Background: A computed fold for a 477-nucleotide part of an RNA from an uncultured bacterium, annotated as small-subunit ribosomal RNA, 3' major domain. The coordinates come from a structure-prediction model, not an experiment, and the mean pLDDT is 83.
Context: one part of a larger RNA
RNA sequence: UGACGGGGACCCGCACAAGCAGCGGAGCAUGUGGUUUAAUUCGAAGCAACGCGAAGAGCCUUACCAGGCCUUGACAUCCCAUUGCCGGCAGGGUAAUGCCUGCUUUCCUUCGGGACGAUGGAGACAGGUGGUGCAUGGUUGUCGUCAGCUCGUGUCGUGAGAUGUUGGGUUAAGUCCCGCAACGAGCGCAACCCUUAUCCCCAGUAGCCAGCACGUGAUGGUGGGAACUCUGUGGAGACUGCCGGGGACAACCCGGAGGAAGGUGGGGAUGACGUCAAAUCAUCAUGCCCCUUAUGGCCUGGGCUACACACGUGCUACAAUGGCGUAAACAAAGGGAGGCGAGGCCGCGAGGCGGAGCGAACCCCAAAAAUAACGUCCCAGAUCGGAUUGUAGUCUGCAACCCGACUACAUGAAGCUGGAAUCGCUAGUAAUCGCGGAUUAGCAUGCCGCGGUGAAUACGUUCCCGGGUCUUGCACA
Numbered sequence: 001u002g003a004c005g006g007g008g009a010c011c012c013g014c015a016c017a018a019g020c021a022g023c024g025g026a027g028c029a030u031g032u033g034g035u036u037u038a039a040u041u042c043g044a045a046g047c048a049a050c051g052c053g054a055a056g057a058g059c060c061u062u063a064c065c066a067g068g069c070c071u072u073g074a075c076a077u078c079c080c081a082u083u084g085c086c087g088g089c090a091g092g093g094u095a096a097u098g099c100c101u102g103c104u105u106u107c108c109u110u111c112g113g114g115a116c117g118a119u120g121g122a123g124a125c126a127g128g129u130g131g132u133g134c135a136u137g138g139u140u141g142u143c144g145u146c147a148g149c150u151c152g153u154g155u156c157g158u159g160a161g162a163u164g165u166u167g168g169g170u171u172a173a174g175u176c177c178c179g180c181a182a183c184g185a186g187c188g189c190a191a192c193c194c195u196u197a198u199c200c201c202c203a204g205u206a207g208c209c210a211g212c213a214c215g216u217g218a219u220g221g222u223g224g225g226a227a228c229u230c231u232g233u234g235g236a237g238a239c240u241g242c243c244g245g246g247g248a249c250a251a252c253c254c255g256g257a258g259g260a261a262g263g264u265g266g267g268g269a270u271g272a273c274g275u276c277a278a279a280u281c282a283u284c285a286u287g288c289c290c291c292u293u294a295u296g297g298c299c300u301g302g303g304c305u306a307c308a309c310a311c312g313u314g315c316u317a318c319a320a321u322g323g324c325g326u327a328a329a330c331a332a333a334g335g336g337a338g339g340c341g342a343g344g345c346c347g348c349g350a351g352g353c354g355g356a357g358c359g360a361a362c363c364c365c366a367a368a369a370a371u372a373a374c375g376u377c378c379c380a381g382a383u384c385g386g387a388u389u390g391u392a393g394u395c396u397g398c399a400a401c402c403c404g405a406c407u408a409c410a411u412g413a414a415g416c417u418g419g420a421a422u423c424g425c426u427a428g429u430a431a432u433c434g435c436g437g438a439u440u441a442g443c444a445u446g447c448c449g450c451g452g453u454g455a456a457u458a459c460g461u462u463c464c465c466g467g468g469u470c471u472u473g474c475a476c477a
Stems, first nucleotide, its partner, number of pairs: 001477002004473002007471007015461002019425002022422001026316008034307002042053002064302007073125001077124002079121006087104006106115003127291002130289003136285002138280003141276001143274001148187006154163003167178003193268004198236003202232003208225002212223003239262001242256005318418001322377005328371001334365003339358002344353003384415001389410007431453007
């Protein structure tokens, strides 16, 4: 000087407390461990691994296993020889690739050749998701959006170092004020950026329809309008600016007015010096080591989907604040051409036939659902719950046996609110309800977004956890 203390003082955080809803019990989904296996590819490991890499394993992916094949190679550069193909389509053969046959079949030119290939040969080499993240770059997690981390000059100290950065107040903040052997400065904080909440000017189609006409069974449907909503460019607005009180007359704090909004208005992006030899050699790049008729390459089939079990994360429930039926209402944000696909017809349905419109403020996906109204069920393992299983189907795709999603009928399991323990959340939040998107041929209870309905509680900081500042102690460096 740090680190540490079941030392002290002060302060903060859904840290506790006060509340709400969960997990832990059941079934299923998914990830992991273990076990099994020819293989169940690899990585991630307290918080900070475990719906994580994977925004999507039937083949492919794929790295794993079995079998069949190739050896200058699937890919790059160079040399020699032969040559005009390669590719596409069709057929044969094979489990499949390789292979064989048929048809079609380059460009420039100074005619020497050149460019682009193909085949064969020779080696230099290619290739490696092989090892080392404890050789590395780059990227990332984490403490933590915590308020800290430093430097120059000066001063003090023999020196390591100290001071500044401590102190009195204050703040979300090393934020600001005052004081002070310090005076300044840098990286952080804040602000500048995006979005949301209010208003104004301008603009007015594909959006809007107040007033005026026309028309319809009905609808901005039509003429028209530019008010309103909305869209999107530019501005205004919030700054403790104003008033009162407190305070050192300061910083600031409390209350009030006006205002759409009040003291950082809400949300996002933004992550200091560093810590964990944290993660990643399997995104990529890369040193060294290793393989080179194989640890490289191609293909078929299998596996990554196994299953006595254990754990994490979720979904669905155990019901009456509910289930079912009937007929009504109200969103936002997105996506669409190898696409979205309306009305119509067929089917109980998944879906099929057909094809209007739309590269989309035009058309479509698209029905929002919870909600409200009416009816029914009457507290039961039930009209709760839907696992599992049988049969028949639909769709995608070369192909759904291993191993897809969905539909109909039948079947109807566990489960009557969950021990110890444990998680999230302070407001348009929790809870609850549906909608969309990326990935995708197909496959979502996951992820990322969107809106609808919409709470309870916070006395307080003694205690648990984590963190910050000052101080103290020595067994540590």